[in-house]
RNA sequence: CUGAUCGUCGGGAGAGAGCGCAGCGGAAAAUCAUCGUUCCCGCUUCGCCGCCGAAGGCGCAACCCCCAGCAACCGCUCAGGCAAAAGGGCCGACGACGCAGU
Numbered sequence: 001c002u003g004a005u006c007g008u009c010g011g012g013a014g015a016g017a018g019c020g021c022a023g024c025g026g027a028a029a030a031u032c033a034u035c036g037u038u039c040c041c042g043c044u045u046c047g048c049c050g051c052c053g054a055a056g057g058c059g060c061a062a063c064c065c066c067c068a069g070c071a072a073c074c075g076c077u078c079a080g081g082c083a084a085a086a087g088g089g090c091c092g093a094c095g096a097c098g099c100a101g102u
Base pairs, nucleotide, nucleotide: 001101002100003099005096006095007094008093009092010091011090016049018048019047020046022044023043024042025041026040027038028037050082051081052080056078057076058075059074063069
């Protein structure tokens, strides 16, 4: 100095704000008020259909006598995700670390 690993900051794609039941909260109408009602909005669980792929995970090539091993942004979608938020392969900057090389 470069790489690896870790940390901080910044950037970072794709795909229904889907449908339905229930519960909770808000709003609206009515009422002196409450119960009840209505449709609207938000959240949560569950069910159904459609989809994404860049957390993770799984599978495969060349290579190899064979076996084994073995990559991805390729494939599969278990998990995850499909308004925002969060996450996000990867990229950049700074720092740490001396594990590897020069």
Annotation
This is a predicted structure of a 102-nucleotide RNA (Glycine riboswitch aptamer) from Betaproteobacteria bacterium HGW-Betaproteobacteria-11. It matches the Rfam family "Glycine riboswitch aptamer". Rfam describes the family as follows. This family represents the bacterial glycine riboswitch. The prediction has a mean pLDDT of 78.